[in-house]
Context: one part of a larger RNA
RNA sequence: AACGAACGCUGGCGGCGUGCUUAAUACAUGCAAGUCGUGCGUGAUCCUAGGGCUUGCUCUAGGUGAAAGCGGCGAACGGGUGAGUAACACGUAAACAAUCUACCUCUAAAACUGGGAUAACCUUGCCAACGCGGGGCUAAUACCGGAUGUGAUAACAGAGUUGCAUGACUUUGUUAUUAAAGGUUGUAACGCCGAUUAGAGAUGAGUUUGCGUCCCAUUAGCUUGUUGGCGGGGUAACGGCCCACCAAGGCGAUGAUGGGUAGCCGGCCUGAGAGGGUGAACGGCCACAUUGGGACUGAGAUACGGCCCAGACUCCUACGGGAGGCAGCAGUAGGGAAUUUUGCGCAAUGGGCGAAAGCCUGACGCAGCAACGCCGCGUGAGUGAUGACGGCCUUCGGGUUGUAAAGCUCUGUUGUACGGGAAGAAAAGACGCGUGAAGAGCGCGUUAUGACGGUACCGUGCGAGGAAGCUCCGGCUAACUACGUGCCAGCAGCCGCGGUAAUACGUAGGGAGCGAGCGUUGUUC
Numbered sequence: 001a002a003c004g005a006a007c008g009c010u011g012g013c014g015g016c017g018u019g020c021u022u023a024a025u026a027c028a029u030g031c032a033a034g035u036c037g038u039g040c041g042u043g044a045u046c047c048u049a050g051g052g053c054u055u056g057c058u059c060u061a062g063g064u065g066a067a068a069g070c071g072g073c074g075a076a077c078g079g080g081u082g083a084g085u086a087a088c089a090c091g092u093a094a095a096c097a098a099u100c101u102a103c104c105u106c107u108a109a110a111a112c113u114g115g116g117a118u119a120a121c122c123u124u125g126c127c128a129a130c131g132c133g134g135g136g137c138u139a140a141u142a143c144c145g146g147a148u149g150u151g152a153u154a155a156c157a158g159a160g161u162u163g164c165a166u167g168a169c170u171u172u173g174u175u176a177u178u179a180a181a182g183g184u185u186g187u188a189a190c191g192c193c194g195a196u197u198a199g200a201g202a203u204g205a206g207u208u209u210g211c212g213u214c215c216c217a218u219u220a221g222c223u224u225g226u227u228g229g230c231g232g233g234g235u236a237a238c239g240g241c242c243c244a245c246c247a248a249g250g251c252g253a254u255g256a257u258g259g260g261u262a263g264c265c266g267g268c269c270u271g272a273g274a275g276g277g278u279g280a281a282c283g284g285c286c287a288c289a290u291u292g293g294g295a296c297u298g299a300g301a302u303a304c305g306g307c308c309c310a311g312a313c314u315c316c317u318a319c320g321g322g323a324g325g326c327a328g329c330a331g332u333a334g335g336g337a338a339u340u341u342u343g344c345g346c347a348a349u350g351g352g353c354g355a356a357a358g359c360c361u362g363a364c365g366c367a368g369c370a371a372c373g374c375c376g377c378g379u380g381a382g383u384g385a386u387g388a389c390g391g392c393c394u395u396c397g398g399g400u401u402g403u404a405a406a407g408c409u410c411u412g413u414u415g416u417a418c419g420g421g422a423a424g425a426a427a428a429g430a431c432g433c434g435u436g437a438a439g440a441g442c443g444c445g446u447u448a449u450g451a452c453g454g455u456a457c458c459g460u461g462c463g464a465g466g467a468a469g470c471u472c473c474g475g476c477u478a479a480c481u482a483c484g485u486g487c488c489a490g491c492a493g494c495c496g497c498g499g500u501a502a503u504a505c506g507u508a509g510g511g512a513g514c515g516a517g518c519g520u521u522g523u524u525c
Base pairs, nucleotide, nucleotide: 001524002523003522005521006520007519008518009517012377013376014375015374016373017372018370019369020335025333026332027331029330030329031328034073035072036071039070040069046063047062048061049060050059051058052057080288081287082286090212091211092210093209094208095207096206099205100204104201105200106199107198108197109196112146113145114144115143121136122135123134124133125132126131151178152177153176154175155174156173157172158171159170160169161168162167182193183192184191214260215259216258221251222250223249226248227247228246229245231243232242233241263285264284265283266282267278268277269276270275290311291310292309293308294307313324314323315322316321341367343366344365345364349363350361351360352359353358380410381409382408383407390401391400392399393398414466415462416461417460418459419458420457424452429447430446431445432444433443434442435441469514470513471512472511473510474495475494476493480509481508482507483506484505490497491496
């Protein structure tokens, strides 16, 4: 000097930040991922009109459209934590001629024709529960055939261009394989939104490599898929990644192997720098989601709020069997020196879905708590000597507290009361106009929306009123006297004080330092 601090005493306000460093311990409760009716079938409820008529039921038509279901997209993002990891995990610089990439943008082409199911629903059965069957009906942008093949892929036969190597690219011909889905608020549409095949881009990811990255040699040898080859399998892709066969290699005092510790970095702290320490908050990467293992779906996961198996734990049970996973936001218990509200809102920013309106969003924006930190402000200003009273000291003369107080004259920061009152919000959308071939796009006008919050801020009234402490005073080190105590009680960072005149203990007066803080402890330089 610094801190995600804690403890003691004290505590007026505001702004901006920060807040389980310990038990990756266990979790009650609520919320944290949905959305689309312009993909699809159904259609509770309610309303209107008409009929039947037993006057409160039923039928028909039209509208409304809940809940669940099929289907699509999202759920792999966002949010949390640092257990593991000494490793291509991270940082940096490269490589992929060894790779993939949904949504988005651009380009080229194309969308023809059929089929069978199934959930919802109806009905029926079993079960304590979770749930599970049987029968019957139905739709699709769900599923499956056939056609076409611009293309793409594979094989064969040529031609050309090019690279550091394996090779790569372009092109011609033949053969084989391989696509699609529709929706649209009256109709229609060259419109809009989707679906298909390919190419390019963008974005994201995967893999490989050089260099760098803690301690222990009181760890010296380690290794059999081990090291390499050949051939296969597997993968988006290279590769002992896996397998069969063959060879006997590979690493190591330039520290292998083993053990300990640890997420890495941008940064942060310190320091003149070199360096040392550190990795909270914010940003990038990685890993993990009760413990261990596994795959499925998918463009993407080996998936925190998905699935399966095993273990531990908790809960329910009709004892047969089931349910669960806060290292999301709050919150609880426990541990601890120690760390907050079971708050408000989607108004803004961003994300998901949707043509849109919109819905969802504990991301986020805000508020609450905590002097935990930094910064700012205040607790009054001027005047006032009979140097008042009181306190303390005294050589008893006085000195000091001390212009300090009182008194007088003011101010109104802050506070309090009342009144006014924001910026953050302008787009998208709708309507109208203009441009335009256009209903696309763009521009203009009108229209709506604020959790914070009646907050910030402004004005007026009131009134010095409501707002100062903490540590120290032997030397280091700024600041001294009295009394009490008597090696006692005690102090102490070091030196050291205290045994009867203690500036070092305790109290008082006085003084010094800092100030809404001041000290102590811990840690780093």
Small-subunit ribosomal RNA, 5' domain from an uncultured bacterium, 525 nucleotides, folded computationally. It matches the Rfam family "Bacterial small subunit ribosomal RNA".